Context: one part of a larger RNA
RNA sequence: UUGGGUGUAAAGGGCAAGUAGGCGGUUUACUAAGCGAGGGGUGAAAUCUUCCGACUUAAUCGGAAAACUGCCUUUCGAACUAGUAGACUUGAGGUAGACAGAGGGAAAUGGAAUUCCCGGUGUAAGGGUGAAAUCUGUAGAUAUCGGGAAGAACACCAACGGCGAAGGCAAUUUCCUGGGUCUAUCCUGACGCUAAAUUGCGAAAGCUAGGGGAGCAAACAGAAUUAGAUACUCUGGUAGUCCUAGCUGUAAACGAUGAGCACUAGGUGUCGGACCGUAAGGUUCGGUGCCGCAGCUAACGCAUUAAGUGCUCCACCUGGGGACUACGGUCGCAAGGCUAAAACUC
Numbered sequence: 001u002u003g004g005g006u007g008u009a010a011a012g013g014g015c016a017a018g019u020a021g022g023c024g025g026u027u028u029a030c031u032a033a034g035c036g037a038g039g040g041g042u043g044a045a046a047u048c049u050u051c052c053g054a055c056u057u058a059a060u061c062g063g064a065a066a067a068c069u070g071c072c073u074u075u076c077g078a079a080c081u082a083g084u085a086g087a088c089u090u091g092a093g094g095u096a097g098a099c100a101g102a103g104g105g106a107a108a109u110g111g112a113a114u115u116c117c118c119g120g121u122g123u124a125a126g127g128g129u130g131a132a133a134u135c136u137g138u139a140g141a142u143a144u145c146g147g148g149a150a151g152a153a154c155a156c157c158a159a160c161g162g163c164g165a166a167g168g169c170a171a172u173u174u175c176c177u178g179g180g181u182c183u184a185u186c187c188u189g190a191c192g193c194u195a196a197a198u199u200g201c202g203a204a205a206g207c208u209a210g211g212g213g214a215g216c217a218a219a220c221a222g223a224a225u226u227a228g229a230u231a232c233u234c235u236g237g238u239a240g241u242c243c244u245a246g247c248u249g250u251a252a253a254c255g256a257u258g259a260g261c262a263c264u265a266g267g268u269g270u271c272g273g274a275c276c277g278u279a280a281g282g283u284u285c286g287g288u289g290c291c292g293c294a295g296c297u298a299a300c301g302c303a304u305u306a307a308g309u310g311c312u313c314c315a316c317c318u319g320g321g322g323a324c325u326a327c328g329g330u331c332g333c334a335a336g337g338c339u340a341a342a343a344c345u346c
Base pairs, nucleotide, nucleotide: 003318004317005316006315007300008299012314014201015200016199017198021194022193023192025088026087027086028085029084030083031082033081034080035077036076037075038074039073040072041071042070049065050064051063052062053061054060091191092188093187094186095184096183097182098181099180103177104176105175106174107173108172109171110154114150115149116148117147118146119145120144121143125136126135162169163168206247207246208245209244210243211242215241216240220236221235222234223233258313259312260311261310262309263308266291267290268289269288270287271286272285273284274283275282276281295302296301319346320345321344328339329338330337331336
């Protein structure tokens, strides 16, 4: 390479938009590039295969046939693929009417708690732990009451719930804005699927500049523990955590499960619609869970939200270590990211 694979053994890109490319619904006519059938030409010889023969046999050699699976040309065919022209509505999109939602952005507002400041009451402890100590406190702490300031996060509701492509999203209100579902089946008429490259988004930590800084808290300091204790525990505490603008581009970025379409028993919760029903409830469409049949699986398990049965497209794997490394390239302010070997070794 062929093949076989990718939930957990190696292997699904973090997610999306989308270019090239690949693939693509029903139907009519034509064309005949692919495709099928027939004819012709060519496909040197040797080699290979089969048969016959020579040398006692074999190797070897000679003859004949077949083959050379290919290319060119010509005639015919028209199911399929393709092309051209036309039609269709079920895929896709639109329209109208409803609906749910922590989807995104901006602004404003709110209460509880925490810390600090001021004042009142009040007096000797407080705090912390396994036990202590460092620490705070007679210069009046802790506690309690009143007033003020600041920053951050939004208890209960809360769910097995909702929304988003993923990351993720939760106090309240207003403004701007994206997507989705259902119903009608009114319009367009295949406009679709996937997606290398490319572009955008992308938790936390980190970086740059300017703000902010209550609580928490890497580093750091001290108190303990211990043989030691660069830890676990405690008292402090700076970056950071927050905001604005930019960078970084990685995660067990996980459902460790790529996207799309079709098909293949059911049962039971729940969320959003529509319909039927007085109600209980039922039917149906779209999500989200649990259980379970066929089937699959090495097993665990998956099982209409597939890891089942098929098709299309992309990504990736090919023994362990060396190595998510070196070198080179490229991106980055840096940290580092992406791409990615070999020697050697088992």